[in-house]
């Protein structure tokens, strides 16, 4: 000097005028409207609605069968999580660092296109041995082979030596793999030692298996006030009464208890308990209102100390910061800041253009995505100079 990696912060300021929401204190008015002053008024992501909760309502019993969702190495943090922290393993990178689809392929099923002889019952070319035939070769038949070559992401461990007719873990050393032992570590795991020629490709973000966890709905939740709750048709059950009549039927009046029907944290069935309601049809009327939920006091924020590698936890001290409901915080003017370009160019000055992503709606902890420009710290290595 430039490059790379990790983490954090800011992301416009000031003045004037006009205009808004909420809260407080007044003035005027019988009261409302009106009017004055003070305070305060969007985020690091408010976004996506992907997770986890607080809160609200419902439910909460027993048995059987079937199903849905999530996670998946180890240890911690947390209210909890699919999040975060620290490790292990595997991979990428020269490194700082980053990534993870991280249990099981020896329970089963499926798939591995094209190419290639063949994708797990491999033999196309090739190599070796024997036979036929030939002057010999070529050719052809039988047997052996998987070392060499072809294809591919991948071809029944790798490399070297010995051995063989030629080859092959056939044998041996090393590596790999499997099993065992002691050691280090809370553990995942690691290296060391020993035994074994050693068989089973890859894929589970394919179906699946295993282990662990999981009620549902959601502020349009929910609570209260106000308003309104009418009269019919058909049918059913029960009771009373009348009439007819081989004892059942018809009419009228009253009524909705019994009977019966429906509901009850995924579906179906059974039991129990409980709640609601005569059934069906077709009309009229009310409800588009208001208050709370919402002092937004919270697993809250800021600072210090202690413990911890850290995430974080505890103690002490301080702070309280929008609450709208078709949805408020805006508009204009001027100056300045920052960035880029042009001119001038030792300095400096002038002009032009631009100034990011974006706007609460019950509240919080995360993840993901978007972001003009600027600042800070630590780490990695390259080049140059001293």
């Nucleotide at each position: 000097a430039a490059a790379g990696g990790c983490a954090g912060c800011c992301g416009g300021a000031u003045a004037g005028c006009u205009g808004c929401g909420c809260g407080g204190c007044g003035g005027a008015u019988a009261a409302u409207c009106c009017u004055g002053c003070c305070g305060u008024g969007a985020g690091g992501a408010a976004a996506g609605u992907c997770c986890g909760g607080g809160c609200u309502u419902c439910a909460a019993g027993g048995g059987a069968a079937c199903g849905g969702g999530g996670c998946a190495c180890c240890a911690g943090a947390u209210a909890a999580c699919g999040u975060c922290u620290g490790g292990c393993u595997g991979g990428a990178g020269a490194a700082a660092u980053c990534c993870a689809c991280g249990g099981g392929a020896a329970a089963g099923u499926g798939c591995c296109g094209c190419a290639g002889a063949a994708a797990a019952c491999u033999a196309c070319c090739g190599c070796c041995g024997g036979g036929u035939a030939u002057c010999a070769u070529a050719a052809u038949c039988c047997g052996g082979u998987a070392a060499g070559g072809u294809u591919g992401a991948a071809a029944a461990g790798g490399c070297g030596a010995g051995g063989u007719a030629a080859g092959a873990g056939c044998u041996c050393a090393c590596c790999g793999c499997g099993c065992g032992g002691a050691c280090a570590g809370c553990a995942a795991u690691g290296g060391c030692c020993g035994c074994g020629g050693c068989a089973a490709g890859g894929u589970a973000a394919a179906c699946c298996c295993u282990g662990c966890c999981c009620g549902a709905a959601g502020c349009a939740a929910g609570a209260c006030c106000a308003a309104g709750u009418c009269a019919g048709g058909a049918g059913g059950g029960c009771u009373u009464c009348u009439c007819u009549u081989u004892a059942a039927g018809a009419a009228a009046a009253g009524u909705c208890g019994c009977a019966c029907g429906g509901g009850u944290g995924g579906u179906u069935c059974c039991c129990a308990a409980u709640c609601c309601g005569c059934u069906c049809c077709a009309g009229a009327g009310g409800u588009g209102g208001g208050u709370c939920g919402c002092g937004u006091u919270g697993a809250g924020c800021u600072g210090u100390u202690u413990a911890g590698c850290a995430a974080u936890a505890a103690a002490c001290a301080g702070c309280c910061g929008a609450g709208a409901u078709g949805a408020a915080u805006a508009g204009c003017u001027a100056u300045c800041g920052c960035u880029u370009c042009u001119g001038u160019c030792u300095u400096u000055c002038a002009g032009a253009a631009g100034u990011a992503c974006a706007g609460a709606a019950c509240c919080c902890g995360g993840c993901u995505u978007a972001c003009a420009g600027g600042c800070u710290g630590c780490c990695u290595g390259u080049u140059u100079u001293u």
Predicted 3D model of a 386-nucleotide RNA (Bacterial RNase P class A) from an uncultured Pseudomonadota bacterium. Its Rfam family is "Bacterial RNase P class A". By type it is a ribozyme. The sequence was found by an Rfam model in a public genome assembly. The prediction has a mean pLDDT of 75.